The RNA shown here (transfer RNA) has 74 nucleotides and comes from Rhodothermaceae bacterium TMED105. The organism belongs to Rhodothermaceae, within Bacteria. Rfam family: tRNA. From the family's description: Transfer RNA (tRNA) molecules are approximately 80 nucleotides in length. The RNAcentral record of the sequence draws on ENA. The coordinates come from a structure-prediction model, not an experiment, and the mean pLDDT is 80.
């Protein structure tokens, strides 16, 4: 230098041939239960879907550039 894969909640990850208010587990908060704690159950909060453009009535999803991480080739 070129190619491939990835970036979504505090962490680990789903997701969708482009369409409803973007989900799960763990973690956090509150409550129930318990003599107390743990465990269990219920509820809640938490995301501009890496950044910037483009296409489209509509983009987390498609296209382009860039940034970062991992891998490969010369």
């Nucleotide at each position: 230098g070129c190619c491939c894969u990835g970036a979504u909640a505090g962490c680990u990850c789903a997701g969708u041939u482009g369409g409803a208010u973007a989900g799960a587990g763990c973690g956090g908060a509150a409550g129930a239960c318990u003599u107390c704690u743990a465990a269990u159950c219920u509820u809640c909060a938490g995301g501009c879907c890496g950044u910037g453009g483009g296409u489209u009535c509509g983009a987390u999803c498609c296209c382009c550039a860039c940034u970062c991480a991992g891998g490969g080739c010369u």